[in-house]
Context: one part of a larger RNA
RNA sequence: CUCACGUUAAGGAACUCGGCAAAUUGACUCCGUAACUUCGGAAAAAGGAGUGCCAUGAGUAGGUGAUAUACUUCCGUAUGGAGCCGAAAGUGGCCGCAGAGAAAUGGCCGCGGUGACUGUUUACUAAAAACACAUGUCUCUGCCAAGUCUCACAAGACGACGUAUAGGGACUGAUACCUGCCCGGUGCUGGAAGGUUAAAAGGAGGUGUCAGCCCGCUUCGGCGGGCGAAGCGCUGAAUUGAAGCCCCAGUAAACGGCGGCCGUAACUAUAACGGUCCUAAGGUAGCGAAAUUCCUUGUCGGGUAAAUUCCGACCUGCACGAAUGGUAUAACAACUGCGGCACUGUCUCAACGUGAGGCCCG
Repeated sequence: CUCACGUUAAGGAACUCGGCAAAUUGACUCCGUAACUUCGGAAAAAGGAGUGCCAUGAGUAGGUGAUAUACUUCCGUAUGGAGCCGAAAGUGGCCGCAGAGAAAUGGCCGCGGUGACUGUUUACUAAAAACACAUGUCUCUGCCAAGUCUCACAAGACGACGUAUAGGGACUGAUACCUGCCCGGUGCUGGAAGGUUAAAAGGAGGUGUCAGCCCGCUUCGGCGGGCGAAGCGCUGAAUUGAAGCCCCAGUAAACGGCGGCCGUAACUAUAACGGUCCUAAGGUAGCGAAAUUCCUUGUCGGGUAAAUUCCGACCUGCACGAAUGGUAUAACAACUGCGGCACUGUCUCAACGUGAGGCCCG
């Protein structure tokens, strides 16, 4: 010096991102216990007092309940009290520095945020405000159900030996009060008049080949050009032709969206009011510098001697807002922010001791 412990004058969080760590508290009995509340809780709230031993109380209170007796239909019921076990309050006394004499054995309170709660999770850096959850809503599914597994479109199985108060999917996330406007876009559902549209049907026509025919040339062997039936091929217009799309409606607890400029009141300021442009509609209730506020340490109030944090307000919401839920909320939380009491070597500021290492000598 390192590690693990123990003790510490005075102070007591001045330490530090932060009381991290440590200390405090601690058992039992009695007294006592607030706001708030979903009336269950909160609560061991908080805050106090007592605790040993001997004698007495007292073999008392109390507990257990035998022999026996009475009754009875089996089971059993009642009376009774032997034996055994066995306190406390109170009163008097005794000892020590100390009586829950050691060990084990909650620190507490207040104000916010978030998530209702118990639960679950990153096996090996994250336990949380994330996931789940009961609740609510939407949607699909009429049973060989929807959906799913294996998977070839099969057989088979789950769903379910269930049947819409059931089962699948999605979102939300206890409870309370609520959940506004927009269907133009995207999606979904419904509609079927018109437009568009595949395979297929259809076959107007075009074309290849070619018997044959015509013309020209000919050394009569043929050569060149043209027309071209049937057949066999290639191609192919009109026309007919479903869903889908276009189209028409509905639907937002479907995906989503929810404006700008200018003027105006008898101080000023502000604008209930008016004008205008745009939109599918222009953000309602509630909340708001917020886990959301850039400017920002906004402004005011509280708390401190002093506060970029915290609490309460304001509203100028860069860029809250209603089941991607909004706002409240008792209880709960190894969650997160702030304040206080108690307590302490966290610190002022370090010291000593114990044990184990390191280091030096042997």